[in-house]
RNA sequence: CUCUUAUCCAGAGAGACUGAGGGAACGGCCCUUUGACGUCUCGGCAACCAAACGAAAGUUAUGGUGCCAACUCCGACAGUGAAUGGCAAUGUCAUUCAAGCACUGGAAGAUGAGAG
Numbered sequence: 001c002u003c004u005u006a007u008c009c010a011g012a013g014a015g016a017c018u019g020a021g022g023g024a025a026c027g028g029c030c031c032u033u034u035g036a037c038g039u040c041u042c043g044g045c046a047a048c049c050a051a052a053c054g055a056a057a058g059u060u061a062u063g064g065u066g067c068c069a070a071c072u073c074c075g076a077c078a079g080u081g082a083a084u085g086g087c088a089a090u091g092u093c094a095u096u097c098a099a100g101c102a103c104u105g106g107a108a109g110a111u112g113a114g115a116g
Base pairs, nucleotide, nucleotide: 001116002115003114004113005112006111007110008109013042014041015040016039017038021031022030023029026075027074028073043068044067045066048064049063050062051060052059053058072108077105078104079103080102081101082096083095084094085093086092087091
């Protein structure tokens, strides 16, 4: 880097150094000199893999990751519903600029485990 698979509406921050960007990418919206991003220390969350215990459900949090603004921050693509409007009208067409309608699925992404 590629493939397979599971999960992604919960949860969890202080200090030090540095000093202007960051939230993947696009459009938004937001965070940020009241110090972002990053690095380190300590702490915490969770329970994917291993381990221990257990008949099992599961428990522990010891080891390997992971994570600690906002639902994966929201949208994008498709469908359904809903609302509004037009018309030859009990149907049909259009719009919904999303972030400031709802739901479902997909795509993309992230993380774990496995394979190449």
The RNA shown here (SAM riboswitch aptamer (S box leader)) has 116 nucleotides and comes from an Anaerolineales bacterium. It was read from a public genome assembly, where an Rfam model found it.